Bacterial RNase P class A from a Minisyncoccia bacterium, 381 nucleotides, folded computationally. Its mean pLDDT, the model's own confidence on a scale to 100, is 79. A source record names the gene rnpB. The RNAcentral record of the sequence draws on ENA.
[in-house]
RNA sequence: CAAGCAGGUCGGGCGAUCGCGGCCGGAUUCCUCCGGUCGAGGAAAGUCCGAGCUCCGCAGAGCACGGUGCUGGAUAGCGUCCAGGCGGGGCGACCCGACGGAAAGUGCCACAGAAAACAACCGCCUUCGCCGCUCCGGCGGCGGGGGUCAGGGUGAAAAGGUGGUGUAAGAGACCACCAGCAGCCCGGGUGACCGGACUGGCUAGGCAAACCCCACCGGGAGCAAGACCAAAUAGGAGGGCAAGGCGGCUUUGCCGCCAGCAGGCUGCUCGUCUGCGCCCUUGGGUAGGUCGCUAGAGGUGUCGGGUAACCGGCACCCCAGAUAGAUGAUCGCCGGCCGCUCGCGCGGCUACAGAACUCGGCUUACAGACCCGCUUGGGCA
Numbered sequence: 001c002a003a004g005c006a007g008g009u010c011g012g013g014c015g016a017u018c019g020c021g022g023c024c025g026g027a028u029u030c031c032u033c034c035g036g037u038c039g040a041g042g043a044a045a046g047u048c049c050g051a052g053c054u055c056c057g058c059a060g061a062g063c064a065c066g067g068u069g070c071u072g073g074a075u076a077g078c079g080u081c082c083a084g085g086c087g088g089g090g091c092g093a094c095c096c097g098a099c100g101g102a103a104a105g106u107g108c109c110a111c112a113g114a115a116a117a118c119a120a121c122c123g124c125c126u127u128c129g130c131c132g133c134u135c136c137g138g139c140g141g142c143g144g145g146g147g148u149c150a151g152g153g154u155g156a157a158a159a160g161g162u163g164g165u166g167u168a169a170g171a172g173a174c175c176a177c178c179a180g181c182a183g184c185c186c187g188g189g190u191g192a193c194c195g196g197a198c199u200g201g202c203u204a205g206g207c208a209a210a211c212c213c214c215a216c217c218g219g220g221a222g223c224a225a226g227a228c229c230a231a232a233u234a235g236g237a238g239g240g241c242a243a244g245g246c247g248g249c250u251u252u253g254c255c256g257c258c259a260g261c262a263g264g265c266u267g268c269u270c271g272u273c274u275g276c277g278c279c280c281u282u283g284g285g286u287a288g289g290u291c292g293c294u295a296g297a298g299g300u301g302u303c304g305g306g307u308a309a310c311c312g313g314c315a316c317c318c319c320a321g322a323u324a325g326a327u328g329a330u331c332g333c334c335g336g337c338c339g340c341u342c343g344c345g346c347g348g349c350u351a352c353a354g355a356a357c358u359c360g361g362c363u364u365a366c367a368g369a370c371c372c373g374c375u376u377g378g379g380c381a
Stems, first nucleotide, its partner, number of pairs: 001377005007371004012334007020039008041352001045363002048361005053222004065218005070084005085099001086097004100213002105211002107207003121152002123148011160178006179203001181200003185196004226291004236282006244258006260276006298317008335350006
């Protein structure tokens, strides 16, 4: 210098004007006004996990259902994080892995292929029947039976590999070495596991993010949780006052008709329409309001323990709380990147996105800028 790997930080700055929400102080004609101070994020997002908190449920145990799945540790807890083991990828720094069980049972394995797990398609060997040829030893063809996984072919995967013995041909049928499995033992490690010795039968295909088996975990709903205060109107309960007549019914009451009162249509009459017990007390609910609500498994710095995740001590700090939802807009200057230009300069771009009870994680989106460490290759000294 080039290409890469891993971790972390930031993600525009300054000024002016206008405006918004919370809190504090002051003024106030109770409508507001003035001053001060604070006012989005690394993901506030997706709502995928785990908790706090609230209400409901709950003797205890089990089934079902759901989740998790190597080991050790961290933590309030987790499906998260750290360290390690094993497997896979990369020359490497490093990265990825739902990584218990397939010799419990069931099921599945595309296409191709005879066959995807009780393997005979071609081939090889043998035998029987028929036919043909013959130098009479046999040879060839067709058809049937049997043996054989050494060879061919298919496939991602074909029933351990190589070599030999053996055989009619073959085969762990047998032997040597190698790979793998099971049992048992020795050594190391907290453990996953690693290294090694012996014995055995010779070999057991893959898939559990298929059912399933094993181990462990899990009560439900969620701040629109939940608690409190509480108006008007209507309806409920109790009491007091006042009660025109008739009829019906499902009879503490309700409905209909007539009469009466008030009002509208028109100033009056008729007609027609509408309304008709009044007052007091009181339980519940609604609108509305208050709390929950932001000081917390909190942040920054430093010291100590630990490989690390993380934990502990000390000091300092307070860092949004809206409720239809404030955190904004415009202008100027300076930055950064890109394009044009000899240059002056001009033009464009300046991300993803935005709290709503809180916290720990995961995942996803992100213009660009910076820092630290490491790997591989090249060059120079």